The RNA shown here (Bacterial RNase P class A) has 420 nucleotides and comes from a bacterium.
RNA sequence: UGGACGGGGCGGAGAUGACCGCCCCGGCGCCCGCCCCCAAGGGCGGGCCGCCGGGGAGGAAAGUCCGGGCUCCACAGAGCAGGGUGCUGGCUAACAGCCAGGGGGGGCAACCCCACGGAAAGUGCCACAGAAAGGAGACCGCCCCGCUCUCGAGGGCGGGGUAAGGGUGAAAGGGUGCGGUAAGAGCGCACCAGUCCCGGUGGUGACACCGGGAGCUAGGCAAACCCCACCCGGAGCAAGGCCAAAUAGGGAGGCGCUGUCCUUCCGGCAGGCCUCUGCCGGAGGGGCGAGAGGGUUGCUCGCCCGAGCCUCCGGGUAGGCCGCUAGAGGCGUCGGGCAACCGGCGUCCCAGAGAAAUGAUCAUCCUUCCGGCCUGUUGGGCCGGGAGAACAGAACCCGGCUUACGAUCCCCUUUGAUGC
Numbered sequence: 001u002g003g004a005c006g007g008g009g010c011g012g013a014g015a016u017g018a019c020c021g022c023c024c025c026g027g028c029g030c031c032c033g034c035c036c037c038c039a040a041g042g043g044c045g046g047g048c049c050g051c052c053g054g055g056g057a058g059g060a061a062a063g064u065c066c067g068g069g070c071u072c073c074a075c076a077g078a079g080c081a082g083g084g085u086g087c088u089g090g091c092u093a094a095c096a097g098c099c100a101g102g103g104g105g106g107g108c109a110a111c112c113c114c115a116c117g118g119a120a121a122g123u124g125c126c127a128c129a130g131a132a133a134g135g136a137g138a139c140c141g142c143c144c145c146g147c148u149c150u151c152g153a154g155g156g157c158g159g160g161g162u163a164a165g166g167g168u169g170a171a172a173g174g175g176u177g178c179g180g181u182a183a184g185a186g187c188g189c190a191c192c193a194g195u196c197c198c199g200g201u202g203g204u205g206a207c208a209c210c211g212g213g214a215g216c217u218a219g220g221c222a223a224a225c226c227c228c229a230c231c232c233g234g235a236g237c238a239a240g241g242c243c244a245a246a247u248a249g250g251g252a253g254g255c256g257c258u259g260u261c262c263u264u265c266c267g268g269c270a271g272g273c274c275u276c277u278g279c280c281g282g283a284g285g286g287g288c289g290a291g292a293g294g295g296u297u298g299c300u301c302g303c304c305c306g307a308g309c310c311u312c313c314g315g316g317u318a319g320g321c322c323g324c325u326a327g328a329g330g331c332g333u334c335g336g337g338c339a340a341c342c343g344g345c346g347u348c349c350c351a352g353a354g355a356a357a358u359g360a361u362c363a364u365c366c367u368u369c370c371g372g373c374c375u376g377u378u379g380g381g382c383c384g385g386g387a388g389a390a391c392a393g394a395a396c397c398c399g400g401c402u403u404a405c406g407a408u409c410c411c412c413u414u415u416g417a418u419g420c
Stems, first nucleotide, its partner, number of pairs: 001416004006411004010406001014365005020359001022056008030047007058391001062402002065400005070236004082232005087101005102116001103114004117227002122225002124221003139166002141162009174192006193217002195214008240322004250313006259288013293305004329348008366388010
């Protein structure tokens, strides 16, 4: 000095000041509304009023992928279905998280990665190539036999043996050597590797090491079905609780109108030769009368409207309040533990609003980049100009994971190059 690896800090955060604003809380003043009979005084609520004081986004607040708290619903117990997890020990409220270890794999190394139970329970799949993808497989080759051609070496046809050699493939399933054989083959033997069984030693354990036995050599895939072991009720703050309008429904009670005459239309009945008459019912118009209540108004009269009006109860909606931020909380320190983490003590209170508040300007210094000048210089100073970001915005809370981002800063380790 370059590359790499691991960890940590910070993250509009460079510092200070001025000024204009935004959100929440507290206090005071002022104003408004309601209530206590008016006044006085007081209580409650509000102000998109003022002043003062305090606080105001993140390391990921994000994705909503896991896990828990909290709330409501369901629930005797057991099982099935469904989902999840899967080496061991520990941590934890819990986890698919974290810590420490075991085993396997990658990298020269620092270090990193692994859903890491079962494939000698069963089923299924294994592209292309290849004869064959399974407890399989004769394409070439090798060997034997029969027939046949040839003087012969050898060739052709047919039957059979063979996994040692070649070839295909990601993969053809122990390796090396000797024996054996027609040729071969764990067919036999020695050594080595692995698997399974038995035993011993160490370790809490995963496991490691050692000894003996069995020719046992059995392909891969279980984030394919499946088997085994363990875990799991459902929905979510729009959870859930309280208060509660206006209007329209529901229930109970009270008050009031539905009177009379004329007339139009429709329907039914009866009488009569059809257009006619009478009675009854329904819908509408007009005159007179009766009218609770309403409008006009400060009140009474008057005028106008008029068939509904009033009171109480109950459920829901709008709206408001709670839930709501003091918590598996932050910081410091001491102790236990390799660590994750746990415990003691001290100290602090740090957004909580409604689809949702943090913004903007200026000044001085600072850092850095560019240009120029000065200074005897791997540096320093002066002047002018530029930059001081990105990912991203709390919405009930918390523990994780994952993903995104850099003005960046620090430390450990490893591996090169160059100089001494």
A source record names the gene rnpB. The RNAcentral record of the sequence draws on ENA. Rfam family: Bacterial RNase P class A. It is annotated as a ribozyme.